[in-house]
Context: one part of a larger RNA
RNA sequence: CUGGGCGUAAAGGGUGCGUAGGCGGCCUGGUAAGUCCGGUGUCAAAGCUCCGGGCUCAACCCGGAAACGGCGCUGGAAACUACCUGGCUAGAGGAUUGGAGGGGGGACCGGAAUUCUCGGUGUAGCGGUGAAAUGCGUAGAUAUCGAGAGGAACGCCGAUGGCGAAGGCGGGUCCCUGGACAAUUCCUGACGCUGAGGCACGAAAGCUGGGGGAGCAAACAGGAUUAGAUACCCUGGUAGUCCCAGCCGUAAACGGUGCACGCUUGCUAUGGGCGGUUUCGACCCCGUCCGUGGCGAAGCUAACGCGUUAAGCGUGCCGCCUGGGGAGUACGCUCGCAAGGGUGAAACUC
Numbered sequence: 001c002u003g004g005g006c007g008u009a010a011a012g013g014g015u016g017c018g019u020a021g022g023c024g025g026c027c028u029g030g031u032a033a034g035u036c037c038g039g040u041g042u043c044a045a046a047g048c049u050c051c052g053g054g055c056u057c058a059a060c061c062c063g064g065a066a067a068c069g070g071c072g073c074u075g076g077a078a079a080c081u082a083c084c085u086g087g088c089u090a091g092a093g094g095a096u097u098g099g100a101g102g103g104g105g106g107a108c109c110g111g112a113a114u115u116c117u118c119g120g121u122g123u124a125g126c127g128g129u130g131a132a133a134u135g136c137g138u139a140g141a142u143a144u145c146g147a148g149a150g151g152a153a154c155g156c157c158g159a160u161g162g163c164g165a166a167g168g169c170g171g172g173u174c175c176c177u178g179g180a181c182a183a184u185u186c187c188u189g190a191c192g193c194u195g196a197g198g199c200a201c202g203a204a205a206g207c208u209g210g211g212g213g214a215g216c217a218a219a220c221a222g223g224a225u226u227a228g229a230u231a232c233c234c235u236g237g238u239a240g241u242c243c244c245a246g247c248c249g250u251a252a253a254c255g256g257u258g259c260a261c262g263c264u265u266g267c268u269a270u271g272g273g274c275g276g277u278u279u280c281g282a283c284c285c286c287g288u289c290c291g292u293g294g295c296g297a298a299g300c301u302a303a304c305g306c307g308u309u310a311a312g313c314g315u316g317c318c319g320c321c322u323g324g325g326g327a328g329u330a331c332g333c334u335c336g337c338a339a340g341g342g343u344g345a346a347a348c349u350c
Stems, first nucleotide, its partner, number of pairs: 004321003007304002012318001014201004021194003025088003029084003033081002035077009049065006091191001092188003095184004103177007110154001115149007125136002162169002206247006215241002220236004258317006266295011299306002323350003332343004
């Protein structure tokens, strides 16, 4: 170095776009770089292998031979790879038509509820717990009715459901906008797959500046509990949670399962479309394409389990693993305002 692996044992990059690179559909003609066949030169000797011989054998030594292979030159082959040429439509993309969707961004609007303010009614409690107390209340609380302010989140629908690359997305209307899917089989003609670097996106928390602040609530204070209680429970409560602009770049960023393509028995449920069925239509039923679940053939797996949404059978490309601790630490470099992130050891030890 090869050989082995990555759902749970160590191991899939958080996600996408894409550069280089790697890999790449069917047919024709050409070239001959790779490839293959032959010839030739060379690869000192020794050694290895084989044959024969010499030391009593062997090791060792002497003589001879062969084979494979490397490189150069040369003649030839043209299936495969490559390159050039012409063509094709099954991959990929486009066009047209259509329906579905919490996909994204912006503006505006709505009702329920909590809190607060004002007013009415009304009186001694309320609140809270396992039980209490702190707390609130005769300066009139709680309860209840009316009015107003303000912020945040959107009940039912709601699903085992939908959309998105992932993070994620849920009141309504309008505007701007991305993607997927189906039908038609009209166009382009391999335009493809993957993707080191790179770029972009990236929950929550956190940071900077400005705004906002109802509820909730790290920190903090008080009350309980307790041997103690820097907790769990209770009463309060500030950052924060919300908005705008800019950072941060992490996660059990999980399906703990990289992406793409092909192949391989089935049953069932469900979302979207199309076709059939139907007098037209809806419902039901049947077929088909795309998606989302459950159970399971073969096969796989250490087992658990996976099983056409594979963890089955194959191909291409990327990422990653190599005993535990030390340690995702130190040092260096790099990014960041900081917090810290990325990269990432060793001694020593079991």
Model confidence (mean pLDDT): 89 of 100. A computed fold for a 350-nucleotide part of an RNA from a Verrucomicrobiota bacterium, annotated as small-subunit ribosomal RNA, central domain. Taxonomically the source falls in Verrucomicrobiota (Bacteria, Pseudomonadati). The RNAcentral record of the full RNA draws on ENA.